[in-house]
């Protein structure tokens, strides 16, 4: 210089004006202080705080997690590190326990997919057949046979290369390689070398059911607590006699009896009528109001341990708290970016008629542009999104020194 790989970080900047939210001070006029993000997002994991619910544990249900080690309040997160995969490498990426507990599934294709298979091949030892013969045999075909080496099908066909060896083969025999057992050795472990044995003895799926091992009550700031009106139900008690009881009815209600009040009428009785109002208290409860509500696993330096993740120590800071929901706007220089122009005693190359033309940069000027998105109780993760720009560290190849 060119490909590429991992990590961090920044998210316009300043001034003036008007305008918002909130809190303080006010002479009531204002002044002054702070005011969104790395994600405030998705609401995905884990907590805090809160009510519920329950003796504690266990156990059954469900639902999660899953290599080992450390870190953390806690995680599925983070760090390291081990195994596999893929990459020349710097690095990436794994739901990464258990398939000889049982059950289930392997689609098409395919001869044969789970007590394997034999379509095309390959053989002709061995048995039979056919022909020659100098009778010892030779030669042919392949009926039964013998194999699984090679094609073929498929994610996936019971290790894989090579040598031997055979009639063709084959772990049949041996070398390495790969598998399985066992033992030193090294490591906290996961596992990792070496070494003897074992010819090989049970293909895959558990993000299928199931096995073990861990973990976990529910519900969420619309939790939860306090205050509460006008009306309108509810009880109570009083003026005042306004009540008790049956029956239908899901209820409003609606009938019917006893009790009472008032008026008539002929006197122990009958008939019509009424069942309202309004004071006073108590309690629930809707609109609404305050609270919870931002000081916390908290920011920032420095120092120390630790490979890292984080942990300790010290020292300064205070940094939104809204609820039809603030956090904006316009101008002004400045700065990134992309376009477009031709001004330049600027730079590089080309061209040729040698002082011109042109390409590209940089400067100058004009124009547009500055992503993603916006707390809603608080925290740790994770996941998406994000225009344009920085800063570290490593890797491959080329050239140069």
């Nucleotide at each position: 210089c060119c490909a590429g790989g991992g990590g961090g970080c920044c998210g316009g900047g300043c001034a003036g004006c008007c305008g918002c939210g909130u809190g303080a001070c006010u002479u009531c006029g204002g002044u002054c202080a702070c005011g969104a993000g790395g994600a405030a997002a998705g609401u995905c994991c884990g907590g805090g705080c809160u009510c519920c619910a329950c003796g504690a544990a266990a156990c059954a249900a469900g639902g999660g997690u899953g290599g080992c080690g450390g870190g953390u309040a806690a995680c599925g997160c983070c760090c390291g590190c081990c195994g596999g995969a893929c990459g020349c490498g710097a690095g990436u990426c794994c739901a990464g326990g258990g398939a000889a507990a049982g059950u289930g599934c392997c689609a098409c294709a395919g001869a044969g997919a789970g007590c394997a298979u034999a379509c095309c091949g390959c053989c002709g030892a061995u048995g039979g057949c056919c022909c020659c013969c100098u009778c010892g045999g030779g030669g042919g075909a392949u009926c039964a046979g013998g194999c699984a080496a090679g094609g073929g099908u498929g994610a996936a066909a019971g290790g894989g290369u090579g040598c031997g060896g055979u009639a063709a083969g084959a772990g049949c025999g041996c070398a390495c390689c790969g598998g399985g057992g066992c033992u030193u050795c090294g490591g906290c472990a996961a596992c990792g070398c070496a070494g003897c044995c074992c010819g090989c003895a049970u293909g895959g799926c558990a993000a299928a059911c199931c096995c073990c091992a861990c973990c976990c009550g529910g519900a969420g700031c619309a939790a939860g607590g306090c205050c509460g009106a006008a009306u309108a139900g509810g009880g109570g008690c009083g003026g005042c006699a306004c009540g008790c009881u049956c029956g239908c009815g899901c209820a409003a209600g609606c009938g019917g009896g006893c009790a009472g009040g008032u008026g008539c009428g002929u006197u122990u009785c009958g008939c019509a009528u009424c069942g309202a109002c309004c004071g006073c208290c108590c309690g629930g409860g809707u609109u609404g109001g305050c609270u919870g509500c931002u000081g916390g696993a908290g920011c920032u330096c420095u120092g120390g341990a630790g490979c890292a993740a984080u942990c300790c120590a010290g020292a300064g800071c205070c940094u939104a708290g809204a609820c039809g929901a603030a956090u904006g706007g316009c101008u002004g220089c400045c700065u990134c970016c992309g376009c477009g122009u031709a001004g330049c005693u600027g730079g590089u190359g080309u061209g040729c008629a040698a002082g011109c033309a042109u390409a590209c940069c940089g400067u100058g000027c004009g124009c547009g542009g500055g992503a993603c998105a916006g707390a809603a109780c608080c925290c740790g993760g994770c996941u998406u999104a994000c225009a344009g720009g920085c800063c570290c560290c490593c890797u491959g190849g080329c050239a140069a020194u």
The RNA shown here (Bacterial RNase P class A) has 401 nucleotides and comes from Erythrobacter aureus. The sequence is in RNAcentral, with records from ENA and Rfam. It is recorded under the gene name rnpB. The same sequence occurs in records of 3 taxa. Rfam family: Bacterial RNase P class A. Rfam links the family to the GO terms dimeric ribonuclease P complex, ribonuclease P activity and tRNA processing.